Background:
This is a predicted structure of a 110-nucleotide RNA (SAM riboswitch aptamer (S box leader)) from Neomicrococcus aestuarii. Its mean pLDDT, the model's own confidence on a scale to 100, is 78. Rfam family: SAM riboswitch aptamer (S box leader). About the family: The SAM riboswitch is found upstream of a number of genes which code for proteins involved in methionine or cysteine biosynthesis in Gram-positive bacteria. The source organism's lineage runs through Bacteria, Bacillati, Actinomycetes, Micrococcaceae and Neomicrococcus.
C1' cells in the first nucleotide's frame, strides 16, 4: 500500500505542559471548550484482539485393559481462569439522522 476476517450501544481519569478550536470527511443537528476544550508527556485504569501457561470439551493415532475404560504424546475449540508482554482504549452509540469505493482498531498473509 490494495485485498481478507473479527468488533465498533460493556468499561475504565488524575497530573504536567501548551493555549484555541475540538470529536476522521460532507450537509444539517445536538455537544464539549479560557472554571483551559483538542493536542503532547508522564503516571493509573479499562478491556482481553493476539501471545504464554493451566482447566475443560472433542478428534483421529498410540499402549494397556477380557471388556467397561484408563493413560501419553498431537491436533482442534471454548460464553472458563491467571500473569507476563505486543497493542489498543479511558465525553457522548464510530455523538445522532443522511451521504461516500467511509473510517478506527485487532489479526493473518502479501
Nucleotide at each position: 500500500c490494495a485485498a481478507c476476517c473479527a468488533u465498533c450501544c460493556c468499561g475504565a481519569g488524575c497530573g504536567g505542559c501548551u493555549g484555541a478550536g475540538a470529536g476522521a470527511c460532507c450537509u444539517g443537528g445536538a455537544u464539549c471548550g479560557a472554571c483551559g476544550a483538542c493536542g503532547c508527556c508522564g503516571c493509573a485504569g479499562c478491556a482481553a484482539c493476539c501471545c504464554u501457561c493451566c482447566g475443560c470439551c472433542c478428534g483421529a493415532u498410540c499402549a494397556c485393559u477380557c471388556g467397561c475404560g484408563u493413560g501419553a504424546a498431537c491436533g482442534g475449540a471454548c460464553a472458563g481462569g491467571a500473569a507476563c508482554g505486543g497493542u489498543g482504549c479511558u465525553a457522548c452509540c464510530g455523538c445522532c439522522a443522511g451521504g461516500a469505493c467511509c473510517g478506527a482498531u485487532g489479526g493473518a498473509a502479501g